Annotation:
This is a predicted structure of a 74-nucleotide RNA (transfer RNA) from an uncultured Bacilli bacterium. The sequence was found in a public genome assembly. Rfam family: tRNA. It is annotated as a transfer RNA. The prediction has a mean pLDDT of 80.
RNA sequence: GUCCCAGUAACUCAGCUGGAUAGAGUAAUCCCCUCCUAAGGGAUAAGUCAGGCGUUCGAAUCGCCUCUGGGACG
Numbered sequence: 001g002u003c004c005c006a007g008u009a010a011c012u013c014a015g016c017u018g019g020a021u022a023g024a025g026u027a028a029u030c031c032c033c034u035c036c037u038a039a040g041g042g043a044u045a046a047g048u049c050a051g052g053c054g055u056u057c058g059a060a061u062c063g064c065c066u067c068u069g070g071g072a073c074g
Stems, first nucleotide, its partner, number of pairs: 001073007010026004019057001028044005050066005
């Protein structure tokens, strides 16, 4: 330098055939349970979907550019 993959909650990830309020597990906070802790049960909060522009009635999802990480080739 060229090409490929990934970037979504604090962490690990799903969703990517465009369409309803963007989800799960773990963690966090609160409550229940317990003599206390752990375990268990319940509830709650937490997201500019890496950033920008565009296409579209409508974008996490499609296109272009940029950034970050990983890989292949030279």